[in-house]
Small-subunit ribosomal RNA from an uncultured organism, 1495 nucleotides, folded computationally. The coordinates come from a structure-prediction model, not an experiment, and the mean pLDDT is 84. Its Rfam family is "Bacterial small subunit ribosomal RNA".

RNA sequence: GCUCAGGACGAACGCUGGCGGCGUGCCUAAGCUUAUGCAAGUCGAACGCGAACGGCUCCUUCGGGAGCCUAGUAGAGUGGCAAACGGGUGAGUAACGCGUGGGUAACGUACCCUGAUCCUGGGAAUAACCCUCGGAAACGAGGGCUAAUACCGAAUGUGGCGAACGACCGGUUGGUCGCUCGCUAAAGGUGGCCUCUUCUAUGCUGCCGGGUUGGGAUCGGCCCGCGUCCCAUUAGCUAGUUGGUGAGGUAACGGCUCACCAAGGCCACGAUGGGUAGCCGGCCUGAGAGGGUGUACGGCCACACUGGCACUGAGACAAGGGCCAGUCCCCUAUGGGAGGCGCAGGCGGGAAUAGUUCACAAUGGGCGAAAGCCUGAUGACGCGACGCCGCGUGAGCGAAGAAGACCUUCGGGUUGUAAAGCUCUGUCAGGAGGGAAGAGGGCUCUACGGGUCAAUAGCCCGUGGGAUUGACGGUACCUCCAGAGGAAGCCCCGGCUAAAUACGUGCCAGCAGCCGCGGUAAUACGUAUGGGGCAAGCGUUGUCCGGAUUUACUGGGCGUAAAGGGCGCGUAGGCGGUUUGUUAAGUCGAAGGUGAAAUCCUCGGGCUCAACUCGAGAAUUGCCUUCGAUACUGGCAAACUAGAGUGGCGGAGAGGAAAGCGGAACUCUUGGUGUAACGGUGGAAUGUGUAGAUAUCAAGAGGAACACCGGUGGCGAAGGCGGCUUUCUGGACGCACACUGACGCUCAGGCGCGAAAGCGUGGGUAGCAAACAGGAUUAGAUACCCUGGUAGUCCACGCCAUAAACGAUGGGUACUAGGUGUCGGGGGUAUCGACCCCUCCGGUGCCGCAGUUAACGCACUAAGUACCCCGCCUGGGGAUUAUGGUCGCAAGGCUGAAACUCAAAGGAAUUGACGGGGCCCCGCACAAGCGGUGGAGCAUGUGGUUUAAUUCGACGCAACGCGAAGAACCUUACCUGGGCUUGACAUGCUUGGGACAGCGCUGGAAACAGCGUCUCUCCUUCGGGAGCCCUUGCACAGGUGCUGCAUGGCUGUCGUCAGCUCGUGUCGUGAGAUGUUGGGUUAAGUCCCGCAACGAGCGCAACCCUCGUUACUAGUUGCCAUCAGUUCGGCUGGGCACUCUAGUGAGACUGCCGGUGAUAAACCGGAGGAAGGUGAGGAUGAUGUCAAGUCAUCAUGGCCCUUACGCCCAGGGCUACACACGUGCUACAAUGGUCGGCACGAAGGGUCGCUAAGCCGCGAGGUGGAGCUAAUCCCAAAAAGCCGGCCUCAGUUCGGAUUGGAGUCUGCAACUCGACUCCAUGAAGCUGGAAUCGCUAGUAAUCGCGGAUCAGCAUGCCGCGGUGAAUACGUUCCCGGGCCUUGUACACACCGCCCGUCACACCAUGAGAGUUGGCUGUACCAGAAGUCGUCGGGCCAACCACGCCUUUGGCGUGGGGGCAGGCGCCUAAGGUAUGGCUGAUGAUUGGGGUGAAGU
Repeated sequence: GCUCAGGACGAACGCUGGCGGCGUGCCUAAGCUUAUGCAAGUCGAACGCGAACGGCUCCUUCGGGAGCCUAGUAGAGUGGCAAACGGGUGAGUAACGCGUGGGUAACGUACCCUGAUCCUGGGAAUAACCCUCGGAAACGAGGGCUAAUACCGAAUGUGGCGAACGACCGGUUGGUCGCUCGCUAAAGGUGGCCUCUUCUAUGCUGCCGGGUUGGGAUCGGCCCGCGUCCCAUUAGCUAGUUGGUGAGGUAACGGCUCACCAAGGCCACGAUGGGUAGCCGGCCUGAGAGGGUGUACGGCCACACUGGCACUGAGACAAGGGCCAGUCCCCUAUGGGAGGCGCAGGCGGGAAUAGUUCACAAUGGGCGAAAGCCUGAUGACGCGACGCCGCGUGAGCGAAGAAGACCUUCGGGUUGUAAAGCUCUGUCAGGAGGGAAGAGGGCUCUACGGGUCAAUAGCCCGUGGGAUUGACGGUACCUCCAGAGGAAGCCCCGGCUAAAUACGUGCCAGCAGCCGCGGUAAUACGUAUGGGGCAAGCGUUGUCCGGAUUUACUGGGCGUAAAGGGCGCGUAGGCGGUUUGUUAAGUCGAAGGUGAAAUCCUCGGGCUCAACUCGAGAAUUGCCUUCGAUACUGGCAAACUAGAGUGGCGGAGAGGAAAGCGGAACUCUUGGUGUAACGGUGGAAUGUGUAGAUAUCAAGAGGAACACCGGUGGCGAAGGCGGCUUUCUGGACGCACACUGACGCUCAGGCGCGAAAGCGUGGGUAGCAAACAGGAUUAGAUACCCUGGUAGUCCACGCCAUAAACGAUGGGUACUAGGUGUCGGGGGUAUCGACCCCUCCGGUGCCGCAGUUAACGCACUAAGUACCCCGCCUGGGGAUUAUGGUCGCAAGGCUGAAACUCAAAGGAAUUGACGGGGCCCCGCACAAGCGGUGGAGCAUGUGGUUUAAUUCGACGCAACGCGAAGAACCUUACCUGGGCUUGACAUGCUUGGGACAGCGCUGGAAACAGCGUCUCUCCUUCGGGAGCCCUUGCACAGGUGCUGCAUGGCUGUCGUCAGCUCGUGUCGUGAGAUGUUGGGUUAAGUCCCGCAACGAGCGCAACCCUCGUUACUAGUUGCCAUCAGUUCGGCUGGGCACUCUAGUGAGACUGCCGGUGAUAAACCGGAGGAAGGUGAGGAUGAUGUCAAGUCAUCAUGGCCCUUACGCCCAGGGCUACACACGUGCUACAAUGGUCGGCACGAAGGGUCGCUAAGCCGCGAGGUGGAGCUAAUCCCAAAAAGCCGGCCUCAGUUCGGAUUGGAGUCUGCAACUCGACUCCAUGAAGCUGGAAUCGCUAGUAAUCGCGGAUCAGCAUGCCGCGGUGAAUACGUUCCCGGGCCUUGUACACACCGCCCGUCACACCAUGAGAGUUGGCUGUACCAGAAGUCGUCGGGCCAACCACGCCUUUGGCGUGGGGGCAGGCGCCUAAGGUAUGGCUGAUGAUUGGGGUGAAGU
C1' cells in the first nucleotide's frame, strides 16, 4: 500500500413471502413529450340586460299566437377583490445566492388593527343588447341604445408633498416643530324608524363600503461584517472600467443610465479564467475532531417549452396573463389559427419509483355582510416487504432414541424430543353480532342578559335549551363460533469469521472481498447430509462514513524505507532577549439580544406495546452588544546589555583575482656518438627503424601539470582550492577593553554562485584522449588489450545549470557523562631555552555513557532533549514520461499529469545456499607413478530402429555384465491361436453326489472333452454327525492392471564427511544468537586452554569379527622331533614337542626417555617390542538432502477389469539389426608363443551329490564303480614359476573371429536359441584421436583356483590364494568436502535470479494531414416585440376660450390633453469574419501495459 469484519440508504437485482401500524415512493429525459378529466374563483348587499324546457289560462285561420308561472332564475357582460398565495421542480447560479449577525437618517406594504378628518356638486361615454357585414375557424368590423362603487372635470384641504425662513435636536448627506406660498381627494350600497308622501327624494339611525392622513402589525426591497467546493498545467484582469460633478431613473441608495472631468479599481490573504454545484435547519458516520450528504418535513433562492420584453397591479417582469422571436405538436376551407403537466394518467428514457379513487367532514386559503360557493392545498383510501416497529406460523409431555436420509473404524453415530402419539391454548387470518372518538362551529327556532341608538325597529355581543352536519366507514375496537387447523425462508461453513463430512468433477466445469482454491483422495467448484447466522425476510450490487494515526488540528514523517532544495544573499511573511509604564486588539469572566419550528437528548403524556405522536425542559459548542479583568501575546512610550554588531592588537591558512618567475619530466627540431633493432603484450601483431630509429650527449623550441613536504592537516557557503614571488581582496579565530543598544533568526517568490561534459567566437595544442583507423582476442567483439589519432582537455569572453552536487543528515538558538588524538590562539606552572604538565576559546577526527532508533547505527560536529523558520514525502509500475507553460543557440533544463496495470514495491537485520570473494584444512582431488578404457574382433547391457510381440522397470555422478546368483519348454509378466468362468488359489454358507486318486480307449498341438474300469474313511445313542473330493448356486476369488507424486518397508547418494541438536541461563522488539566462535591440536565438534555460558544427546572413537605375536587347554580325520615296525605311503604302533585346528587368555596405553609446545592438549625423535601412535582389513552410515529408486520381492490406501486387464494350453517372442553408447574378454606378440619335464596355495563344494583307480576314445566324453553325509573320500590338474627344446620380427608357430564338416553331454525337446570336443578355415588387429578410468603396499599389475544360481549354459558376480612393483616435490591449479569470514536483488536457494530488442494477440494512451460537435471572446451586418425619447400634417366624447343658431340645447373654430403612425437609442434570436477552451473521430505513427513453456 491492498483487503475484510460495523453502521447507513428515496435504492435496484436474485430467491422467498402470513398479518397489522407508521412513514415513504421518477435520484434518469428541466424530455424542443403529452390523449382525457379536474387543479381559481367569487360577489345580484357595485351595475345594466335577461332566456328556455315545462306547467296553467285565453285566443286560433289548428299552422300557431298571447298572457301568467317557471324567474328577475339560468346565462353571458360591465365593475370590485383574488388570481404575485397555495401546488411543482432544482435547469441555471460559486453569487450578498444562502447561513449568521447588523444597517436603512436611502425605502415600500393591498387586505388587517388603531387614531384624525372628509364623502359637496356636475359631466361625457361604453360593453352587454339590437341591426348590418367579414371569416372555415379563432375571432372581428361598422352602425344604434344603456347602467354603475367603471371613466372625466370642478369645489373643499384635517392632512400630505415641494420650496424658502426661524427654533430645537442629532448618529453622515439630516430629524422634529412653527410660519408663508404652490400642488393634491372621494362612491356609494343595504336594513330600520320618523316626517312627507302617488312614488321617489329629503331627515335620523345601524351595518358595509369609499377618500386623505398619523401610528401599529405583517410581508418585502436594498446595503454591510464574517462564513461558503476543485484547478496556478488559469497570473495578471478591468473603458461604465474606478472615482468625481451634473442630470435622468427608481418605492428607495447607487455607473442603475447618460454627459463631462480625472486615471483609477482588483490581485499570490489567489484577481481573471475554467470545472462542478441550488444554499441552510438537518441527515449518515465517527470516541471526538472531522468526513460525506442536502430525498422526505421546514426556511430562503431560482425556474415555468427556449430566448427577449414590457403591461396591469399594493405586490409580477407574472407564466393554468400578454407581445415578439425560435422549436415541436395539433386544427385548417392553405388564407390563417391553437398549445405549453399542478393532481391522476400516457409515451419515452432507465436497474428503478404508485390510482386517470373518495371528500371538502376536519385543518388552511380565496370571494362574500352572510348563507354559501370554489379549493387534485389538504384529509382519507388504494398499490409496492422500499424502510422502521409490532405480532404470528403453536405450547407441554413424549425413547422402541421409529422409519427415511447421511456418515461409518461396520461396532455404531447424526438428524433427534425432532416426528408420530397424548394433553392443551386460541394471537393473526376466516365466519357471526355489536360498534366509536375525530363535531369545534355555522344556520335556524326559542328563552334571557348586555351594547349602539331618540327607539321597547334594526344591528352587534354573550349564556341556556332543541333540531341539523362524517369522505374515511360499518373502519378502529369489543364479544361469540370453529379448529393446530391457512402461514419459513435466505445466506454461509479454507483463514480473516461463528459453522464439516461424503460423493461427483479432475487447472475442466467453476469459485473468489483479500490471501487464494481446482492438474484423481478438493472441509475453497457442484450436489447431498449435517452445522452456523439472520428471519418475513435473506443475500448480492452500488454509494457514504468508519476501521485508515493511510493527509496526522486533535494525531505522522524526511541518514539507509517515499521525502533536505547543489550552495549562498535576501524581499514579503512567520518567529523573537531584559525592565517599567500605558492601552485593552487577541485572551479570560459576567450580563443582555439572537441562535425559527421540526430533528437529537432528558422527563412526562396518548395510541394494548413499539415504531409513531403530544407537552415541558435541556441543548443549539456560533454571532452581536454592554460591563469588567490585565498574567501572557500584540500596539504605543521609555530604559537596559547577556543576543547581534563596531573599533584596537595579534597570529594561522592549497580562500579568491591578476601579473611575473622557476626546475624536473615529456614531445619535437638541429648536431654529435652509435648499430639493428625498437616498441608492445598473457602471448602477439599493427606501428617505428639501414633515407640510421631505440639508446646516449649537447643545444634549442613548445605546451601542460606542479614530485618530495603532504598529514581522517588547512581554507572556503557550496562547487572547489596545492611550485615560487608581488599586488589587490573576502572570511574566520584568539586576547583585552571601549562603544551602539535587539539593530536578531529563518526565508515563499527574486537575485547570484555552481564539478565534469557540452555549445558559440577567437586563440593555443607538449602530453593525454571520446569519435575514427589499424592490429589482436573471440563463436561474434561495433568492447576489455595494443599501435595511432581528431574534437576536447589549456587561455579569453559569452552560454549551459546538471551530478551518488553525499555526511545520501536544511538553517538558527539553548541544554545534556566522559576518554583520547590533531590544527589555530591565549593563560598558568616550569626552564637559560625548547619540551613535558594543568587549563580556556575556536575548528577537525576516533571511542564511548545516558538517551534515541524498525534495526543498522547516532551519541556536545546528535540521528538525544526542546523552541523558531524554510524545503520536501504520502504504495509499485506507467513516469528523470505525455501535454501545456517557461528558460536555452542547440543539446536540453525546470514545472509536471492521466488512462491503464499489479498486490505488492521497499528498508534493516536473521538463517541458509551460492560466488570465475578471502583465510585455514582434508580426500588417488591434482601432481608424481603403474596399468587401462576410447581404435580391432567377440561377449554383455542400453538407446534407437524393426516386429504380431521384440513384457516391464532402472536414466549425470548415484541407469546401462543394473533388478536377472543363470529367457531352448518352464521361468514369462509380451504376441498369435485354442479353451475355462465361483474360476489355477483362500474362507463361509448352500444343492446333489461320491473316497480322492489311479488305469485304459477315442479326438486333439496340448489344454481339454467324451467313454469305460475301479470306488470312500472315521465316530455313532443307528436318527445322524464329522472329514476329504467332485458338483450347483451365493458371498467372493484373481489381476506382474494404474498411481513410488497417496504410503509402509527396504535401498542408493552426499559420506565413514564431522557434523546435527537439546535443556537451563544470558543477549536481542523479533527472526535468532550464544553454547558449536577464538588460540593451539587431531583422522575426528579428537583433546587442551580461553570465553555468558553450564551441562547433555545423536554422531567420532572404543566395545564386535578377521589377520598379525604369544601362553594355556584339547589332539582326530591333522602333525611326526624322538622311539619301534614298514609293503617306504605318518602306512602302523606310539607321541602331541612342532605345524595345524579352535576355544580361552596375554599383548599396545603416547605407558617410558629426550626435544618442541603455554607448565596444556599434542607433535617430533628414540628405546623396548611380533606389532607404535587408529597395527592392517571388515562390520558399523548422525540430523538431514535428492517428491532419488522400488505398487514387478513383499505389504498397503484409492482407482480400474470381472465369460476378462482373471485362469489353462500350444507355438512364437524377450536372442531381431543400417546404427550409437557403456561395461568387459581376447589380442596386436619375444618380459612372447609353443612342446616336454619338475614344484608350491588358499578358500570352498559334494548323497536326486562329488566321483577315485582301471579300461575305451585324438578329444569332449563313455564305461566302471572303490571311497565319502567329509581336517578321513572326491572335485583337484593349481597357474604364473623353474629347467630344457623350437620359433626370430613376419599379419608370423602372433591373433583367434568367422565359416564348413564330424561329434560329445544335459534335457520331453538344442530349428528359431545351449555348452563343449576334433578336423579344416584363419577375419580385424602391429599399442589405438579428442577425451577418460583405477590404484599409495602385500596395494597396482599379473597368474590361476573355488562358490552361488544351475538339468545344461559365465568373458558376469561373489570369494581365495600365488608372484609382486613404481611414485607422492608439494597443495598453485581441476573435482568433491569441512570450519570461519565477506557480498548477495538467490530461498524451487547459481541448473537461482534477471535485462533489452524482435515476432504474435489484446488493452488504454500521446502525436497526426485533418474532419466534425459543444461552450465562449472580439469586430461588424441586420434587427422582432417592447420601454424611453422625438416628430406626429392623420384621428379623438368629457376640460377651457370664442363665435353662430330655430337658446332645457345644438353646431363650428381654436386651445389644452391624448392616440394611431413615422423616426431614433437600446436590444433577443439570426448572419459574416476571426480567435480561445473543450470533446469525438482520423490514414499513419510513438512509446507503454498485460499475456502460453516463441526468439